[in-house]
């Protein structure tokens, strides 16, 4: 410089192809069982989907700029 792929709770994924309620795992707080610890059940909080536009009645999703990391080629 050219092309391709990644970006979604504190951590690791899905969910986009075919646009309609933000989901799973695990971590974390509370409560139960326990002498205690482990382990097991219940509840709960935690996201403006990497950013900025655009299209739409509605965008994580379709489009377009850019940022970030990776990969390939010159």
């Nucleotide at each position: 410089c050219a092309g391709g792929a990644u970006a979604u709770g504190g951590g690791g994924c899905a969910g986009u192809c075919u646009g309609g309620u933000a989901g799973c795992c695990u971590a974390c707080u509370c409560c139960u069982u326990u002498u205690g610890g482990a382990a097991a059940g219940g509840a709960g909080a935690u996201g403006u989907c990497g950013u900025u536009g655009g299209u739409u009645c509605a965008a994580a999703u379709c489009c377009a700029g850019c940022u970030a990391u990776c990969c390939u080629g010159a």
A computed fold for a 74-nucleotide RNA from Lactococcus lactis subsp. lactis bv. diacetylactis, annotated as transfer RNA. The prediction has a mean pLDDT of 80. The same sequence occurs in records of 3 taxa. Rfam family: tRNA. Rfam classes the family as a transfer RNA. Lineage of the source: Bacteria > Bacillota > Bacilli > Streptococcaceae > Lactococcus lactis subsp. lactis.